[in-house]
RNA sequence: UUAUCAAGAAAGGUGGAGGGAAUAGACCCUGUGAAGCCUUAGCAACCCUCGUACUCGAGAAGGUGCUAAAUUCUACCUGCUUAGGGCAGGAAGGAUAA
Numbered sequence: 001u002u003a004u005c006a007a008g009a010a011a012g013g014u015g016g017a018g019g020g021a022a023u024a025g026a027c028c029c030u031g032u033g034a035a036g037c038c039u040u041a042g043c044a045a046c047c048c049u050c051g052u053a054c055u056c057g058a059g060a061a062g063g064u065g066c067u068a069a070a071u072u073c074u075a076c077c078u079g080c081u082u083a084g085g086g087c088a089g090g091a092a093g094g095a096u097a098a
Stems, first nucleotide, its partner, number of pairs: 001098005010040005018029003023075004041067003046063002048059004071093001076090006
């Protein structure tokens, strides 16, 4: 810089109190065992492989990634809605890949 982010996929061991990126608020997970680390399994299909293959299709050996909740929700902007709120879209921030 570009693309994607409402789908999908968990067990065991270790560990021993936090975790959900940061700030604030909300909400949630957690001694029926958090984070981290290890093993195994799985998901997905960005890179990749194959089909004369850029846009299509198939695949999963390898490189990453991921396996609570929409990127957990809100925060800034716009629109709609008789409205302290709600809904929709966008931005910003973040994550992943190339």

This is a predicted structure of a 98-nucleotide RNA (SAM riboswitch aptamer (S box leader)) from uncultured Croceivirga sp. The sequence is in RNAcentral, with records from MGnify. The prediction has a mean pLDDT of 83.